TPP riboswitch aptamer (THI element) from Nitratireductor aestuarii, 102 nucleotides, folded computationally. Of the family's consensus pairs, 100% are formed in the model. Its Rfam family is "TPP riboswitch aptamer (THI element)". From the family's description: Vitamin B(1) in its active form thiamin pyrophosphate (TPP) is an essential coenzyme that is synthesised by coupling of pyrimidine and thiazole moieties in bacteria. The previously detected thiamin-regulatory element, thi box was extended, resulting in a new, highly conserved RNA secondary structure, the THI element, which is widely distributed in eubacteria and also occurs in some archaea. Analysis of operon structures identified a large number of new candidate thiamin-regulated genes, mostly transporters, in various prokaryotic organisms. The THI element is a riboswitch that directly binds to TPP to regulate gene expression through a variety of mechanisms in archaea, bacteria and eukaryotes. through a variety of mechanisms in archaea, bacteria and eukaryotes. Its mean pLDDT, the model's own confidence on a scale to 100, is 78.
RNA sequence: ACACAUCCUUUGGGGUGCCCUUCGGGGCUGAGAGGUGCAUUGCACUAACCCAUUGAACCUGAUCCGGGUCAUGCCGGCGGAGGGAAGGGAAUUGUGUGACAG
Numbered sequence: 001a002c003a004c005a006u007c008c009u010u011u012g013g014g015g016u017g018c019c020c021u022u023c024g025g026g027g028c029u030g031a032g033a034g035g036u037g038c039a040u041u042g043c044a045c046u047a048a049c050c051c052a053u054u055g056a057a058c059c060u061g062a063u064c065c066g067g068g069u070c071a072u073g074c075c076g077g078c079g080g081a082g083g084g085a086a087g088g089g090a091a092u093u094g095u096g097u098g099a100c101a102g
Stems, first nucleotide, its partner, number of pairs: 001097005006090005011052004017028004034046005058083003064077004
């Protein structure tokens, strides 16, 4: 000096499942399964949460494969497969690389 990590800020991307029910609600996993509105039961808005190219947040493959469960992307494979949303600032703190000097 540069890059990454960390923090802040603005902007953007994403998912919202399974089971039981007397329909009031309760249970499972998880960071997150929330609320409101319209309605053609699907979409829009918003809150929280996560992620933003050194990108497994999330999507496709997938009505996939193996295991497990009351059940479910619940766990693993798939996956050194494909796709996927960025700008600024801060301390000189951490890691790495390079240059200069001793």